Guanidine-I riboswitch aptamer, 138 nucleotides, folded computationally. It was read from a public genome assembly, where an Rfam model found it. Its mean pLDDT, the model's own confidence on a scale to 100, is 82.

This record gives sequence, C1' cells and structure tokens, in this order.
RNA sequence: CAACAAGCUAUCUAGGGUUCCGUUGACGACCGCAUCCGCGUCCGUCAAGCCUGGUCCAAGAGAUAGCGUGCGGAGAAACGGAACGCGCCCGGCGCGUGAGCGGCCCGCAUAACACGGAAGGAUAAAAGCCUGGGAGGU
Repeated sequence: CAACAAGCUAUCUAGGGUUCCGUUGACGACCGCAUCCGCGUCCGUCAAGCCUGGUCCAAGAGAUAGCGUGCGGAGAAACGGAACGCGCCCGGCGCGUGAGCGGCCCGCAUAACACGGAAGGAUAAAAGCCUGGGAGGU
C1' cells in the first nucleotide's frame, strides 16, 4: 500500500443519562380527624438522577441465537437449466438429449489477535452509542 463476509440482524449484559412512569422533598387546593401545634387520603405546581427502580439508549476489543458467506457431501424421482441435435410457418417457435451444472437438502467453519486519547455529534440527555479495529502506541 492492497486484498479480505475481521458481514448483517435480533435478544440481552457491563455501562448510561433523565423524555415519560414511579419515588422523595417543598408549597398549595378540597375533604376528614383534632382544643391548639398539626396529622391523613387524593389532586396540582416546582425541584432532585451523589433517586433503588420501570420505559428508553447500549458495546470492534462482552454474551447468545438466526440469517448470510465459505468448504465439503448426497442427489432415485421432481424443479430450473449452459451446451448440443432435429424439425418448422425460421434472427424466432416446437421437440429431444442434457454437464451434479444450479436451486432445494445435510454437515463443518465463520477462527486467532485486539493498548487506545482528546475534541466533536445525535437523541430528552448521557454513555464501552457514532466518529472509531479512527488519531496515536506496540
């Protein structure tokens, strides 16, 4: 420098923040209890993610599975069919032979290695998300 299916997707996890739900706190309205201070149910507004959580996002260097891809196998019949042959109303049509040739089917493989910023981007917001098997490093 080039090549390569170091492919793609789904479900999850490490992790992540705060749009929604929930939780907590402050204040307020109605109702009930109470002699007062106040307490309780329910509702509303605001705040909090150094709020356990649900929703949500989520790994190249995390997991599982499916698809795809590669290699090999089987193939009686059936499906498709390169090439060839014959005929005809001939630049097309019909008929026949037809390579395991292809699809379908089965099995195996999809490994090994992988230290990694800062800045930036999206989303409500952030992150092992994207940038990015990047820049660098060995």